The prediction has a mean pLDDT of 82. The RNA shown here (SAM riboswitch aptamer (S box leader)) has 103 nucleotides and comes from Flavobacterium macacae. It matches the Rfam family "SAM riboswitch aptamer (S box leader)". Gene Ontology term of the family: regulation of gene expression. Of the family's consensus pairs, 97% are formed in the model. The RNAcentral record of the sequence draws on Rfam.

RNA sequence: CAGUUAUCACGAAAGGCCGAGGGAUUAGACCCAUUGAAGCCUUAGCAACCCUUUAUCACUAAAGAAGGUGCUACAUUCUACCAUUUUUUUGGAUAGAUAACAC
Repeated sequence: CAGUUAUCACGAAAGGCCGAGGGAUUAGACCCAUUGAAGCCUUAGCAACCCUUUAUCACUAAAGAAGGUGCUACAUUCUACCAUUUUUUUGGAUAGAUAACAC
């Protein structure tokens, strides 16, 4: 690295550098962007997992904190695969992201 499990409709900003793209493009749409994209640095914030406490036989639930990762436009931006629907929907899968474990 591949893999397993869990979560993903809540939440959360500024400054500096840089200079044209970005939203996982495989496809379509839509949106953002020189009133500076993405990226890097600094500070701040949020609270998903690991963490702590309480309850519990256990599963698990609630609360806390911000140490390690992470995150801070739009539902994982939406749709595309399957089933279903008063064909507006609803559920699931695939894929992706994050965390922990494992090798």